[in-house]
């Protein structure tokens, strides 16, 4: 220099055009003499950024950024 992959909650990830989610963690409650485990619940998101397509974008397209990899 060029090509490919990844970017969504504190962490690990799902979600391929119309409802933003799960597990773990946190917090509250239950259970217990108490703690852990277990059970129930609550909060937590400009979906990396900018622009485009579309009635409608986390998703499709382009550029940029960060991380990883291949070739040179």
């Nucleotide at each position: 220099g060029u090509c490919c992959c990844u970017u969504u909650a504190g962490c690990u990830c799902a979600g391929u055009g119309g409802g933003a989610g799960a597990g773990c963690a946190a917090c509250c409650g239950g259970c217990u003499c108490a703690u852990a485990a277990c059970c129930g619940g609550u909060g937590g998101g400009u979906c990396g950024c900018u622009g485009g397509u579309u009635c409608a974008a986390a998703a499709c397209c382009a550029g940029c950024a960060a991380g990883g990899g291949g070739c040179a």
RNAcentral holds the sequence, with entries from ENA.
Transfer RNA from a Pseudomonadota bacterium, 72 nucleotides, folded computationally.
The prediction has a mean pLDDT of 85.
Rfam family: tRNA. Rfam's curators write: Transfer RNA (tRNA) molecules are approximately 80 nucleotides in length. Rfam links the family to the GO term triplet codon-amino acid adaptor activity.